[in-house]
RNA sequence: GCAUAGGCGUCAGGAAACUGAUGGGUUAGGAAACUAACCGCAGUGGAAACACUGCCCUAUGC
Numbered sequence: 001g002c003a004u005a006g007g008c009g010u011c012a013g014g015a016a017a018c019u020g021a022u023g024g025g026u027u028a029g030g031a032a033a034c035u036a037a038c039c040g041c042a043g044u045g046g047a048a049a050c051a052c053u054g055c056c057c058u059a060u061g062c
Stems, first nucleotide, its partner, number of pairs: 001062007008023006024039006040055006
């Protein structure tokens, strides 16, 4: 890093059981929804500059 299982947080639905979605950090704006900027790590492309994608925890396997 990938796969599987379990757990946690948040949001939505539900009378409940539970189901679905989602997951790095900081700052700024905003009533909120959300948006923007910056930073860290990993991966891909690239000569470089840089661009793009991803990000909770645990266990097992590769």

RNA, 62 nucleotides, folded computationally. The prediction has a mean pLDDT of 77.